Overview:
Predicted 3D model of a 73-nucleotide RNA (transfer RNA) from a Clostridia bacterium. Its mean pLDDT, the model's own confidence on a scale to 100, is 80. Its Rfam family is "tRNA". By type it is a transfer RNA. Taxonomically the source falls in Clostridia (Bacteria, Bacillati, Bacillota). The sequence was found in a public genome assembly.
RNA sequence: GCUGAUGUGGCUCAGUUGGUAGAGCAGCUGAUUCGUAAUCAGCAGGUCGCGGGUUCGAGUCCCGCCAUCAGCU
Numbered sequence: 001g002c003u004g005a006u007g008u009g010g011c012u013c014a015g016u017u018g019g020u021a022g023a024g025c026a027g028c029u030g031a032u033u034c035g036u037a038a039u040c041a042g043c044a045g046g047u048c049g050c051g052g053g054u055u056c057g058a059g060u061c062c063c064g065c066c067a068u069c070a071g072c073u
Base pairs, nucleotide, nucleotide: 001072002071003070004069005068006067007066010025011024012023013022019056027043028042029041030040031039049065050064051063052062053061
């Protein structure tokens, strides 16, 4: 330099044919317990890597860039 993959709460990941962003774990509060753990209920936390475009509407489609990983030279 070229090719491909990935980028979504603190972490690991879903998100179907474009239609109001979700789960598990972790965190906080409460219940339960003599107490802890476990269990149960609730709460908070993400403008989806960045910028632009298409569209009534974009995590999703298109273009550029960035980061990480893999391969080729």